[in-house]
C1' cells in the first nucleotide's frame, strides 16, 4: 500500500507565539480570515486499543479529535423542485498483511 471490522449530527480555548491564508484532493457552492485564520506549544474533549476496575470505572500510556453533519453537492433511488434514504470516496480506531 491493499484488505476487513467499527465509528463518522454529541463533545472540546476571549491562552501564549506566529503572520496569510484556510475549511483533504478535482469542479461547484457556502463559509472561516489582520476584531489574526492555518500552524506550533499549553490547555481541553472523548473513551479505539493498551492498563486499571467491582463490568463498566479512572483518564495513566498509543492514538485521535477541539467552526459549520465528513461545510454542502457530484452516484443511484423515492417523493416531487428541493428533501429523505442508500451507495461511493474520505477521515479516525482496532486487526490482518
Nucleotide at each position: 500500500a491493499a484488505c476487513c471490522u467499527a465509528u463518522u449530527a454529541a463533545g472540546a480555548g476571549a491562552g501564549a507565539c506566529u503572520g496569510a491564508g484556510g475549511g483533504a484532493a478535482u469542479a461547484g457552492g457556502c463559509c472561516c480570515g489582520a476584531u489574526g485564520a492555518c500552524g506550533u506549544c499549553c490547555a481541553g474533549c472523548a473513551a479505539c486499543c493498551g492498563g486499571u476496575u467491582u463490568u463498566u470505572u479512572c483518564a495513566c500510556g498509543g492514538u485521535g479529535c477541539u467552526a459549520a453533519a465528513u461545510c454542502c453537492u457530484a452516484c443511484a433511488g423515492a417523493a416531487g423542485a428541493u428533501u429523505c434514504u442508500g451507495a461511493g470516496a474520505g477521515a479516525u480506531a482496532g486487526g490482518c498483511g
SAM riboswitch aptamer (S box leader), 97 nucleotides, folded computationally.
Model confidence (mean pLDDT): 81 of 100.
It was read from a public genome assembly, where an Rfam model found it.
Rfam family: SAM riboswitch aptamer (S box leader). Rfam's curators write: The SAM riboswitch is found upstream of a number of genes which code for proteins involved in methionine or cysteine biosynthesis in Gram-positive bacteria. Its family is annotated with regulation of gene expression in the Gene Ontology.